[in-house]
Molecule: c-di-GMP-I riboswitch aptamer
Organism: Methyloglobulus sp.
RNA sequence: AACAAAAAAAGCUAAACCUGCUGGAAAGUAGGGGCGGAAAGUUACGGUUCCAGAACGGAAAGCCGGAUUGCCGAG
Numbered sequence: 001a002a003c004a005a006a007a008a009a010a011g012c013u014a015a016a017c018c019u020g021c022u023g024g025a026a027a028g029u030a031g032g033g034g035c036g037g038a039a040a041g042u043u044a045c046g047g048u049u050c051c052a053g054a055a056c057g058g059a060a061a062g063c064c065g066g067a068u069u070g071c072c073g074a075g
Stems, first nucleotide, its partner, number of pairs: 003075001012037002017032006035062001041068003045065003048060004
């Protein structure tokens, strides 16, 4: 230098629910809130689910998988 589990530390994030705003809807967003998370960071590539639906399209990354970035550091 690289790989790297556990413990501890530093932090990070934020389910359900409530309120405001946006939207046709799913849902998103701001504040509160805290179920949880070592990737619950990012990415719509594959599967899946949801909305809408003639088609085109839209949403979910805290549904699963892939890709990619990342704190500490026993050994």